This is a predicted structure of a 1516-nucleotide RNA (small-subunit ribosomal RNA) from a metagenome.
RNA sequence: AGAGUUUGAUCCUGGCUCAGAACGAACGCUGGCGGCGUGCCUAACACAUGCAAGUCGUGCGCGAAAGUCACCUUCGGGUGGCGAGUAGAGCGGCGCACGGGUGAGUAACACGUAGGUAAUCUCCCCUCAGGUCUGGAAUAACCCAGGGAAACUUGGGCUAAUACUGGAUGAGACCACGAGACGAGAGUCUCGCGGGAAAAGCAGAGGACCUCUUCGGAGGCUUUGCGCCAGAGGAUGAGCCUGCGGCCCAUCAGCUAGUUGGUAGGGUAAUGGCCUACCAAGGCUAAGACGGGUAGCUGGUCUGAGAGGAUGAUCAGCCACACUGGAACUGAGACACGGUCCAGACUCCUACGGGAGGCAGCAGUGGGGAAUAUUGCGCAAUGGGCGAAAGCCUGACGCAGCAACGCCGCGUGAGUGAUGAAGGUCUUCGGAUCGUAAAGCUCUGUCGGUCGGAACGAUGGGGUCUGUGGCUAAUAUCCACGGAUCUUGACGGUACCGGCAAAGGAAGCACCGGCUAACUCUGUGCCAGCAGCCGCGGUAAGACAGAGGGUGCAAGCGUUGUUCGGAAUUACUGGGCGUAAAGCGCGCGUAGGCGGUGGCGUAAGUCGGGUGUGAAAGCCCAGGGCUUAACCCUGGAAGUGCAUCCGAUACUGCGUCACUCGAAUCCCGGAGAGGGUGAGGGAAUUCCCAGUGUAGAGGUGAAAUUCGUAGAUAUUGGGAGGAACACCGGUGGCGAAGGCGCCCACCUGGACGGAGAUUGACGCUGAGGUGCGAAAGCGUGGGGAGCAAACAGGAUUAGAUACCCUGGUAGUCCACGCUGUAAACGAUGAGUACUAGGUGUUGCGGGUGUUGACCCCUGCAGUGCCGUAGCUAACGCAUUAAGUACUCCGCCUGGGAAGUACGGCCGCAAGGUUAAAACUCAAAGGAAUUGACGGGGGCCCGCACAAGCGGUGGAGCAUGUGGUUUAAUUCGACCACGCGAAGAACCUUACCCAGACUUGACAUCGAUGGAAUCCCUUAGAAAUAGGGGAGUACCCUUCGGGGACCAGAAGACAGGUGCUGCAUGGCUGUCGUCAGCUCGUGUCGUGAGAUGUUGGGUUAAGUCCCGCAACGAGCGCAACCCCUACCAUUAGUUGCCAUCAGGUAAAGCUGGGCACUCUAGUGGGACUGCCGGCGUUAAGCCGGAGGAAGGUGGGGAUGACGUCAAGUCCUCAUGGCCUUUAUGUCUGGGGCUACACACGUGCUACAAUGGUCGCUACAAAGCGCUGCAAACCCGCGAGGGGGAGCUAAUCGCAAAAAAGUGACCUCAGUUCAGAUCGGAGUCUGCAAUUCGACUUCGUGAAGUCGGAAUCGCUAGUAAUCGCGGAUCAGCAUGCCGCGGUGAAUACGUUCCCGGGCCUUGUACACACCGCCCGUCACACCAUGGGAGCUGACUGCUCCAGAAGUCGGUGCGCCAACCGUAAGGAGGCAGCCGCCCAAGGAGUGGUCAGUGACUGGGGUGAAGUCGCAACAAGGUA
Repeated sequence: AGAGUUUGAUCCUGGCUCAGAACGAACGCUGGCGGCGUGCCUAACACAUGCAAGUCGUGCGCGAAAGUCACCUUCGGGUGGCGAGUAGAGCGGCGCACGGGUGAGUAACACGUAGGUAAUCUCCCCUCAGGUCUGGAAUAACCCAGGGAAACUUGGGCUAAUACUGGAUGAGACCACGAGACGAGAGUCUCGCGGGAAAAGCAGAGGACCUCUUCGGAGGCUUUGCGCCAGAGGAUGAGCCUGCGGCCCAUCAGCUAGUUGGUAGGGUAAUGGCCUACCAAGGCUAAGACGGGUAGCUGGUCUGAGAGGAUGAUCAGCCACACUGGAACUGAGACACGGUCCAGACUCCUACGGGAGGCAGCAGUGGGGAAUAUUGCGCAAUGGGCGAAAGCCUGACGCAGCAACGCCGCGUGAGUGAUGAAGGUCUUCGGAUCGUAAAGCUCUGUCGGUCGGAACGAUGGGGUCUGUGGCUAAUAUCCACGGAUCUUGACGGUACCGGCAAAGGAAGCACCGGCUAACUCUGUGCCAGCAGCCGCGGUAAGACAGAGGGUGCAAGCGUUGUUCGGAAUUACUGGGCGUAAAGCGCGCGUAGGCGGUGGCGUAAGUCGGGUGUGAAAGCCCAGGGCUUAACCCUGGAAGUGCAUCCGAUACUGCGUCACUCGAAUCCCGGAGAGGGUGAGGGAAUUCCCAGUGUAGAGGUGAAAUUCGUAGAUAUUGGGAGGAACACCGGUGGCGAAGGCGCCCACCUGGACGGAGAUUGACGCUGAGGUGCGAAAGCGUGGGGAGCAAACAGGAUUAGAUACCCUGGUAGUCCACGCUGUAAACGAUGAGUACUAGGUGUUGCGGGUGUUGACCCCUGCAGUGCCGUAGCUAACGCAUUAAGUACUCCGCCUGGGAAGUACGGCCGCAAGGUUAAAACUCAAAGGAAUUGACGGGGGCCCGCACAAGCGGUGGAGCAUGUGGUUUAAUUCGACCACGCGAAGAACCUUACCCAGACUUGACAUCGAUGGAAUCCCUUAGAAAUAGGGGAGUACCCUUCGGGGACCAGAAGACAGGUGCUGCAUGGCUGUCGUCAGCUCGUGUCGUGAGAUGUUGGGUUAAGUCCCGCAACGAGCGCAACCCCUACCAUUAGUUGCCAUCAGGUAAAGCUGGGCACUCUAGUGGGACUGCCGGCGUUAAGCCGGAGGAAGGUGGGGAUGACGUCAAGUCCUCAUGGCCUUUAUGUCUGGGGCUACACACGUGCUACAAUGGUCGCUACAAAGCGCUGCAAACCCGCGAGGGGGAGCUAAUCGCAAAAAAGUGACCUCAGUUCAGAUCGGAGUCUGCAAUUCGACUUCGUGAAGUCGGAAUCGCUAGUAAUCGCGGAUCAGCAUGCCGCGGUGAAUACGUUCCCGGGCCUUGUACACACCGCCCGUCACACCAUGGGAGCUGACUGCUCCAGAAGUCGGUGCGCCAACCGUAAGGAGGCAGCCGCCCAAGGAGUGGUCAGUGACUGGGGUGAAGUCGCAACAAGGUA
């Protein structure tokens, strides 16, 4: 620090996801040790049991027992001493308000921070100074007597105090009054006078003296210590007040009667509506009142570069609470966790009358929960309470226990060791890897084990002895500081140290497709499963599961959850708004924000410095202590904050004085569909009247509905009525926008130009607010010609609730009122300033020239186009910014759900506005790129159409395919159906039935034996099995044997036309012989990519030329190759025969020759080379000449990059899988030849351009020894016999046929056609039944030129005629070749099909056989409405009224004081009143749950109906 994911690819926008860190965690697997921490986040749910707050005898009065000793004894026991002034309870004092727990409540002065208190209190503690005198009356304990189950309680009697209380005194304090001082004031301080108000004793020691004495002593006195009272001050703690700061919702917008203030009073320690009475009518709020939801706050903690965000466990500060609600008492302090009273709920006890209780203290229990510990030890340390002290108490605390819950540290060994062991895994079978890993050898000894030693934490306090000093009358006591000695440790016999033995007891977890480090095998087969995102799995899965190996971390590792980060994805730091989400439809304007130039003042903001504070802990730095670290200690720094003081004055603010350039006003001028009102005008449509006139008109792609003989349409004249204003008219004008268009008048707004003058910042923006606001729509009343939703009819169509046509009502028009929305768009808020230009146009002005129209230069204001810099993701924008800046407003934060629901506001309604969530997806999107596609465009090709010729589709047959059938009809191919098959009777053969074989029909190795081979025979359908006979060879040899061949046990292995062509190689088809496909360098672009290859011409061609940011190159095209057309040359046998000779019936038959033909080698020839025209002077095109051939002469071979997961595992090869007495092999038979049917390709025909018969010609190319076979003979014929010749320019197949010629047939199902069937034969072959071909005789079917549709062909072509070959024993209408005869037509490129180039649109990229929308049906999910029902919280109005404070009353009761007494003062109970908790009644609100039914929404596999959108998407 980034990465993955939208696309074919790219850039951008944008969301989702991951890698990091953290945790009071939980869960899964695993688990050796130690240190330091941490441990109910849920039920503030309920709690058994124990403990958690007592202490003081130096405040006071009482005062046991057990036991023991002694004595007495009636042996039952009694008395006394000790126990012991102990235990114990009680009166009294102090403490119990601390410490400990929890976070329910609380949005608040609760908390934090800074201040105030002149508005206050403060036990204990410290300092100072003063005092502590003198009386009195009770009461608990105790005793006696009662009540009660208990808790507890009543009456009588005794008694003490540091308990209670009268009096005295009182500096000072307090109160009232007066005076003075200070202060802005509130008030404070000082002085004077008057008033009322205090106290307690206890303990230690002591010599003289005094009093009393029961002679023990007690008291006084002196002194010390601890107390007590009043006061001043301090310290500490607390109360109250204030500024500022820190959550969400505006779908909570108004709230408030003690409310806001005042006066008086009450109350409090104290201010205050805190409370009461009266008076006034205020107070709060958009800077968010009121309401709702949530929440203890902070130091800090986690994260982050920071700013921030999240959080508030442990530790620390504050607050709140203590079963729930209310209340007060005591006290310095409480409205009190382990106190009181009342009410309520719950639990427990009960004798049913009545009582008791409060773990959110420490342990512990139940419950809840994913989840959180021991009913431990000790007060040794630290701290706290009481005490003079010893000491007691202390679940605070110190320790231990449990838990890998976290952090930190250590270990599970180290060295050596290659036969790279065994074994596992993989394998290309060679090996590789686990792996120096192990074993083995040599060592070490942490942890654990065992044995032994053994702490720090202990200082202090106390006892004894003792020294010095102080108090004092005192050498006493006491106090302070020392010395010696004795005594105290829960942890714990723990840490730590040492000895011993022993590698011995100690490694797992997750992951390995990318992100992200790490790869193979097997299993599985869209199954089982995985998954954080993208996504894996449908037979070769690095993604599932297992294994081997590897990677990462390690006593842990993963998962889940949560937070921050990455996320600049809420943007202060640090984002955006033309098209990605996002500018309000437009004005006016309130609050607010911002604001021109100069001077002076001020110092609020701002800046600098000082001071105080910012607790400790934590973070950071330094040093130190535990062996290290975690952890801990000490010190420092920091704490960006707040307050206050001093200073500075540039900028901002505020005040004031000026200024004119911003803004505004006045004058003159012209432009304009700016707005409103009234009046007028002509053209046209329609309707009415009349005339002329006759059969149609109208409408459409074509029609029909419709109108018309009752006279339409057309045409002429007249009239009525409504609406709109042609031409001018223009990216012309005006307006803020919506919008505005005949002419005239009136009223009226704004902008602009020109020149001066005036005011003096008066400005800009603008949340709310308010006004305007197209069309449609609504209300009321008019109006209504044309047009025209709805509706009707006619067409179209599969349908057509549409598009088209004929009609037609609202509406469109006017007046008044509402609605308030639009793609209200420049998809671009307003304002100001700045930043190259060029060129139009509108309005006004200036200047030169011109008589003028006008032209040129120039200024201001508008309105367009092009373009530089700059900006932008790109497209694009560009002085009219989307550039550079500033000011203000509005708006956005993934897609869908949804601009929807609910609520509010507005509206008559329609609806508008504001505006979510659940759920769901991993994208949705913008711009540009390359393709592909378009019922887009342009250009151009092709037998593509057209023009022609002949076919197919109809018939019969052949053949192939589908289908069906079958035991099997083997398999494959489907733009490739006479294809693989250049030839299925057996074989082939792969299929079926049956019979056999199992190292096998075939290959290699192999113990052994034998040549091979041939003949006969038995069983059998054959394979095969059995028997007999013949036969002894060839090569090498070291003579042993080996090779070749045959047989052959066991075993390695063979075999498979079994599967996968979607695992493959090779080969092939197709687009397509179409003209294309690319690369290097350069350039352009952020990039995908582009350029080149586009453009202008031209070509069959990316063929060539020209131009050009391209320049070159490659694969294709063309050429080079073959055949053919002409010539030359070479060579003449088997070919040929002109000349010469011979010869025949004829014949190159013979000699001879090589001229010609021909054969087959080598060359030539054609290149737009020449001429003319066109063209750009080019490329080239057109015409011509010459030429056998002319513009690639004709034909062939040749097939670019690629596409189709095209075809082939059944040619071959090959991975994997399957099979192994069978899916292999052999044999016999059958099948591939079936047959209702459908299709393709052909053959033969339907006839006279023909058929039949006869006669007569003319080819080319092939083939032949397992062969072709002549002559001759036989047969009607197929053929048979025969065998010459030929290994072939020699011989043979071989006859070419159509044609020509002659004859017959005469338009018929025929002398056409030949299927089918019957008979008889021939040939091949082991064998023609299933199932061959041919011959012959007979038979003689359909068929009379073929619907829709469709195929081939542009010249030696189509058509037509025959010939040959491959395969092959035989079998050809197929296939591959050969020649003979030999046409017609092409105007042309509109259309159909295919293709090429350019361009355009695109929501397609599996690429239009694409994509994709909505209803309906089904399933699931969440949600709205809903008669209602239920619950929680809460407002208001009443009723009620416990305990309690306060007030009133107090006739009942009462010790202290007064009084001789009666009585009084004072107090108490009781009663009454105010307030008030629970409770009750009524009526509202908010939220949640639920609800028959219902609404839409989302998701889901291949459902239904259509085809709305994307191309002009077929109606933009």
The RNAcentral record of the sequence draws on SILVA.